The prediction has a mean pLDDT of 84. This is a predicted structure of a 689-nucleotide part of an RNA (large-subunit ribosomal RNA, domain II) from a Candidatus Woesebacteria bacterium. NCBI's taxonomy places the organism under Bacteria, Bacteria candidate phyla, Candidatus Woeseibacteriota. It matches the Rfam family "Bacterial large subunit ribosomal RNA". Its family is annotated with ribosome and structural constituent of ribosome in the Gene Ontology. The sequence was found in a public genome assembly.

Context: one part of a larger RNA
RNA sequence: GCCUGCGAGUUUUCCUAAGUAAUUUGUUUAACUCCGUCAAAGGAGGUAGGCAUAGUGAAAGCGAGCGUGAAAGCGCGACUUGAUUACUUGGGAAAGACCCGAAACCGGGUGAUCUAACCAUGAGCAGGGUGAAGCCCACCGAAAGGUGGGUGGAGGCCCGAACCCGUUAUCGUUGCAAUGAUAUGGGAUGACUUGUGGUUAGCGGCAAAAUACCAAACGAACCCGGAGAUAGCUGGCUCUCCCCGAAAAGUCUUUAGGGACUACGUCUUUGUUGUGUGCUUUGCGGGUAAAGAUACUGGAAGGGCAGGAGAGCGAAAGCAAUUCUGUUCUACCAAACUCAGAAUCGUAUAAGUAAUUGCAAGGGCAGACAGUCAUAUCGGGCUAAGCUGAUAUGGCAAAAGGGAAACAACCCAGACUCACAGUUAAGGCCUCUAAAUCUACAUUAAGUUUUAAAGGAAGUUUUUUAUCUCAGACAGCUAGGAGGUUGGCUUAGAAGCAGCCACCCUUUAAAGAUAGCGUAACAGCUCACUAGUCGAUUUGGAUAAAUUGCGCCUAAGAUUUACCGAGGAUUAAAUGUAGUGCCGAAACUUGAGAUUUCCGCCUUUGGCGGAAGUGGUAGGGGAGCGUUCCAUACGCAGUGAAGGUGUUUUGGAAGAAAUGCUGGAGUAUAUGGAAGUGAGAAUGCAGGC
Repeated sequence: GCCUGCGAGUUUUCCUAAGUAAUUUGUUUAACUCCGUCAAAGGAGGUAGGCAUAGUGAAAGCGAGCGUGAAAGCGCGACUUGAUUACUUGGGAAAGACCCGAAACCGGGUGAUCUAACCAUGAGCAGGGUGAAGCCCACCGAAAGGUGGGUGGAGGCCCGAACCCGUUAUCGUUGCAAUGAUAUGGGAUGACUUGUGGUUAGCGGCAAAAUACCAAACGAACCCGGAGAUAGCUGGCUCUCCCCGAAAAGUCUUUAGGGACUACGUCUUUGUUGUGUGCUUUGCGGGUAAAGAUACUGGAAGGGCAGGAGAGCGAAAGCAAUUCUGUUCUACCAAACUCAGAAUCGUAUAAGUAAUUGCAAGGGCAGACAGUCAUAUCGGGCUAAGCUGAUAUGGCAAAAGGGAAACAACCCAGACUCACAGUUAAGGCCUCUAAAUCUACAUUAAGUUUUAAAGGAAGUUUUUUAUCUCAGACAGCUAGGAGGUUGGCUUAGAAGCAGCCACCCUUUAAAGAUAGCGUAACAGCUCACUAGUCGAUUUGGAUAAAUUGCGCCUAAGAUUUACCGAGGAUUAAAUGUAGUGCCGAAACUUGAGAUUUCCGCCUUUGGCGGAAGUGGUAGGGGAGCGUUCCAUACGCAGUGAAGGUGUUUUGGAAGAAAUGCUGGAGUAUAUGGAAGUGAGAAUGCAGGC
């Protein structure tokens, strides 16, 4: 890991609701007694007690009334309505209470054969080195003492085996080993090592102290018991079909991943209804959007006038930056401003209308109280987030199908079943790929289409305005572009062209006291402006400024082209406008069938017809299948039961039946009853492989 088996809402008592039955002269017995029996079951008795028959009050109490109040009155009752018992089912309470699961807590015991410390009694330590005290001798000294030599043999002394330890490295890491091996290393007469026996015990011991050790896991040992501890937590919880179908919100919570009530679901009883829903009209409600400002509260810019203060300047008179107050003019702002004020919206014992279905109260049972995305309007944030908090609507959640290449949330559309029938939606119609290489007129040249901004550009399309134009436009070419004058100032210089001021006059076809380059300054080269040349099919040409559609640049990345799904596409298979046809879903229609609710009819356990339904998680309700055992009835079976294994048939499902082989002794069906009653999941348990 697989297979097979086992594996989770049970039982008792009480309360509550529904259903069924019995009794109603209210109902019902409990213990116990008698009969009965191997023991039971069962039958008969037993009226103690319970519930009901009257309520009300805190109570005494009173009583169809009672309580309260000074009273009026008010509260709960009566004036006829059911009651009891038993069983079944749903829910609740107490119990282990659907099953498995802690870490822990407490009690009683067992451990010091491991290890820690201690006690008693024993044992062990090759060899080598060093050479303390003391003693002896010699010499020196008055002495104390000193020096030298010898002897001596001290030491938590030195080197180093046994022995004890475990420093470093490598190997080992399903090992030789649940701590080892090899090399290297520390101690090695000592606070040394060690044998045997003994002592200390868990709220404890022992500890040269590390929370170390106390029998291979010690911040409190192990074993058994309390014990099925508790677990607002995680996991798991076993057959089928039918009807309906949520919530992720409000409030409170030592509450926030739990719970309670309410809202929302379901079942049931009763009541009610032009009731609920949509649309139109009408009547009410409002203070949002936009807007506004002597209509308030606030914000906020500039100017005029008047007055006050006044730095600074001035010899003084006085001038006066700035600032304050008042007044006036102009422009402006606000979620917590509003004189006023929409649309949408809300509401209604209203009227009309459309299509069909609510609403309320009582009772049983829930689930849920982690939501999420999109669009709109807002708060927070950075007008960030697949962010966060609200309101409204829709989806997903709990929704399959078609489209968006793929894609819970977007677009279309809500799947009872079947069909090799039809029509459409969104979206599509060159090929992949079902359907147009469809029609008409335009645009785009960028593969734009098939990502993106500010900004930029003689890309190109549309529309418009102004000006010039055969008296010759625009562009090109040829020629001119002058004189006063080098204007004045400034300056080393300043001559059109560093800078400042002024910007005239003349000759002219025209020519700026100069638009640019240039020079140290001049010079020089262009421009403006003018003439000539050239000659625009006047529905024309040219220039300038706008406008409009589609393009261009801006545009560099990380596994692989890399946002067309790909191939590929250019008077498109791109884009715009208009049009026709077709394809396209579980939508709609058609045919057949199933089933639910309601209505009608009938020959009423049901049938027929009609209408409307039949996606679904949590969850509520309904109807069934199967397993084991029991009772009753009736069958089958060695001419082969159950079981096993194939095949066939059959039912809407769980399932059922027939038959071949195997098997070798039990077993089916009907009606009821009772449960150790259905497995794929629990890091489930046991076995097999």